This is a predicted structure of an 82-nucleotide RNA (transfer RNA) from uncultured Acetivibrio sp. Taxonomically the source falls in Acetivibrio (Bacteria, Bacillota, Clostridia, Acetivibrionaceae). It was read from a public genome assembly. It matches the Rfam family "tRNA". Rfam describes the family as follows. Transfer RNA (tRNA) molecules are approximately 80 nucleotides in length.
RNA sequence: GCGGGUGUGGUGGAAUUGGCAGACACGCAAGAUUUAGGUUCUUGUGUCGUAAGACGUGCAGGUUCAAGUCCUGUCACCCGCA
Numbered sequence: 001g002c003g004g005g006u007g008u009g010g011u012g013g014a015a016u017u018g019g020c021a022g023a024c025a026c027g028c029a030a031g032a033u034u035u036a037g038g039u040u041c042u043u044g045u046g047u048c049g050u051a052a053g054a055c056g057u058g059c060a061g062g063u064u065c066a067a068g069u070c071c072u073g074u075c076a077c078c079c080g081c082a
Stems, first nucleotide, its partner, number of pairs: 001081007010026003019065001027045006046055003058074005
């Protein structure tokens, strides 16, 4: 240099055909239980905001009524070729 793959909350990982983003699990917070801790159980948990609301799938654009998903460019990592 060329080709292919991957990129989603704090972590792992879903979202089948373009149609509610984050299911489920872990972690974390509060409460119950305990002398205390652990275990177990309940509730909550993306970001900003008092709220209304806005934003959010590596980054920047495009197509579409609608994009994590399709198209273009680009970045990082992995694999292969030279």